[in-house]
Molecule: transfer RNA
Organism: Binatia bacterium (SeqCode)
Order: sequence, then structure tokens, then C1' cells
RNA sequence: UGGGCGGUAGCCAAGUUGGUAAGGCACCGGUUUUUGGUACCGGUCACCGAAGGUUCGAGUCCUUCCCGCCCAG
Repeated sequence: UGGGCGGUAGCCAAGUUGGUAAGGCACCGGUUUUUGGUACCGGUCACCGAAGGUUCGAGUCCUUCCCGCCCAG
């Protein structure tokens, strides 16, 4: 420098035919328990790496850039 993959909550992670973002862990509250843990119930937290564009509507499509990994030179 070129190519490929990835960047979504505190962590992991789904979402890929464009229609206002699942789940798990953690955290908070409750029931249970002598306490803790386990189990069960409920709840808070992400507008999606950054900036633009297309569209009625973008995590999803297009452009540029940033970061990580791999391959080639």
C1' cells in the first nucleotide's frame, strides 16, 4: 500500500429481503433463606466506531475516515 473480516449496553452477543435493537452475564428491587449462595418474579441501561449521503424511513444501502485481527507485497 492492496484485499478480506470485525466495531451494537459495564462484558458477551443476535439482528445481513431497509420498517423506530432479541438473549445471556452483571447491576437494582422483591419472594424464598438465620445470613450468603441457589432458584423464581419484576426492573434500569445501547438510537448501533466517526462524519456525510440515499430514502417517507438506515444497525442494515453508498462515500470518506478511525481502530482491531488475518492474508499478500